[in-house]
Context: one part of a larger RNA
């Protein structure tokens, strides 16, 4: 240097696009790299090792000779990598028939349900709790009947379901707009994967500026409970919670499982769309694709369990980890209107 790991032990950036890098199908050509295929040229001597010879042996000396490897040249190989040219379609991508969808954005409209208002009827209690009060109510409450007015959410269907890069996304219409799938026939011809850096997106919550406020509701008061109750319980009740426009930029942002391609038992669901058989027709019954679920076989695994949607078998790329505590902290630097985010140690100690 190379070897180790990341579902739960320390470890997958919250998600996508995309430069630079790094890896990249299949067929000819060259021959840089590469070659344990052959000859060469060097690498002092001495040491090693082999064969001999001298000191009585042996250390030791003397002779000869030899592998192995290093840097070089030459001739030749052509499977790997790699350049140029030139061609292939299977990867990728376009083009056209179709098709599923709470995917995005905008605009319209709707119907329970709360409240609250102004009236009617009516007349004593309602509320609420384990039980009780605080609370509303004879200035007429609750109940009850029809009217206005508002703001926020959209019941049934509904599902182990659908879509969407993640966030997330549901009353109905319309308009516009991204993606998927399948199916047939062509067309480009490796245009590919992956992605430091950047930019883009990113729940709830908090902050700003203007609206808006029905419900429910931190903080705050007030009944209660209590040994006390700065809670759970109950009656008020603001900000926020809605919307428009920037901000923040984080989540147990999860499937605690990065993208990508291949490749390996089988059963059984659910969703889109094809197809064959039948049928008068739509089921059944056989089958292809794609996605989503759930048993499991070999395998993996510390165990759990994962198991064609991998945690198997492999390749290729990017991220991250290196007892426990200090500590995701201090200091610096960059971002923010602030909150704070983000890069990110040490000494000490066990």
């Nucleotide at each position: 240097u190379u070897g180790g790991g990341c579902g739960u032990a320390a470890a997958g950036c919250g998600u996508g696009u995309a430069u630079a890098g790094g890896u990249g199908g299949c067929u000819u050509u060259u021959a840089a790299a590469u070659u344990a295929u052959a000859c060469u040229g060097u690498c002092a001597a001495a040491u090693u090792c082999c064969a001999g010879g001298g000191c009585u042996c042996a250390a030791c000396c003397c002779u000869g000779g030899a592998c192995a490897g290093g840097c070089g040249g030459u001739a030749g190989a052509a499977a790997c990598u790699a350049c140029c040219a030139a061609g292939c379609u299977g990867g990728a991508g376009u083009a056209u028939a179709g098709u599923a969808g709470g995917g995005g954005c905008a605009g319209a409209g709707g119907g329970a349900a709360u409240u609250u208002c102004a009236a009617g009827u009516g007349g004593a209690g309602u509320g609420g709790u384990g039980a009780a009060a605080u609370g509303c109510a004879u200035u007429g409450a609750g109940a009850u009947c029809g009217g206005a007015a508002a703001g926020a959410a959209c019941a049934c269907c509904a599902a182990u379901g659908a879509c969407a890069a993640a966030a997330g996304c549901a009353c109905u219409c319309u308009g516009u707009u991204g993606g998927g799938c399948c199916g047939a026939u062509g067309c480009u011809g490796a245009c590919a994967c992956u992605a430091a850096g950047a930019g883009a997106u990113g729940a709830a919550a908090u902050a700003u500026a203007g609206g808006g406020g029905g419900g429910a509701a931190a903080a705050u008061g007030g009944g209660a409970u209590u040994a006390g109750a700065u809670a759970c319980c109950c009656c008020a009740g603001u900000a926020g919670u809605c919307c428009u426009a920037g901000c923040u930029g984080u989540a147990a942002a999860c499937g605690a499982u990065g993208g990508a391609u291949a490749c390996u038992a089988a059963g059984u669901g659910u969703u889109a769309u094809g197809u064959g058989u039948a049928u008068c027709g739509a089921c059944c019954c056989g089958u292809g694709c794609a996605a989503u679920g759930u048993u499991g076989u070999a395998g993996c695994u510390a165990a759990c369990g994962c198991g064609u949607u991998a945690a198997g078998u492999a390749u290729c790329c990017c991220g991250c980890c290196u007892g426990g505590g200090g500590a995701g902290u201090a200091c610096a630097u960059u971002c923010g209107c602030a909150a704070g985010a983000a890069u990110u140690a040490a000494a000490c100690u066990c």
Molecule: small-subunit ribosomal RNA, central domain
Organism: Pinus lambertiana